[in-house]
Molecule: FMN riboswitch aptamer (RFN element)
Organism: Candidatus Zixiibacteriota bacterium
């Protein structure tokens, strides 16, 4: 140097006017806005994970394994290279509450994919 091992931090944003009604930030009318983690020529729409929700074993009942399901983009420019950048158009968004919700409220001071950082060993 490769690597181990043990810590520490960090890790999801986002609605405003009117209308109608008893009640709607959930319908209707008009605008706005928000996008997780890892790969790639920069990514919410390609791949792949995470989390959510279901089914299975397992448990010490604290959770741990597997597995299945998960939404939506095209064109046209520049490049050696882009469905990711540049210009046009379009489109997606999970349960539970609630007058029907990406944007309120709650599971969530949670989990996490994963980032960074220290220390020891090691050579």
């Nucleotide at each position: 140097g490769a690597g181990a091992u043990u810590c520490u931090u960090c890790g999801g944003g986002g609605u405003g006017a009117g209308g109608u009604g008893a009640a709607a930030u959930u319908c209707c009318u008009c605008a706005a806005u928000c996008g997780g983690c890892g790969g790639u020529a920069a990514a919410g729409g390609c791949c792949g994970c995470g989390a959510c929700u279901c089914c299975c074993c397992g448990u010490a009942u604290g959770c741990g394994g597997g597995g299945a399901u998960u939404g939506a983009a095209c064109c046209g420019g520049u490049g050696a290279a882009a469905c990711u950048c540049c210009g046009g158009u379009c489109c997606c968004g999970a349960c539970g509450g609630u007058a029907a919700a990406g944007u309120c409220c709650g599971g969530a001071u949670g989990g996490g994919a994963g980032a960074a950082g220290a220390a020891u060993c090691g050579u």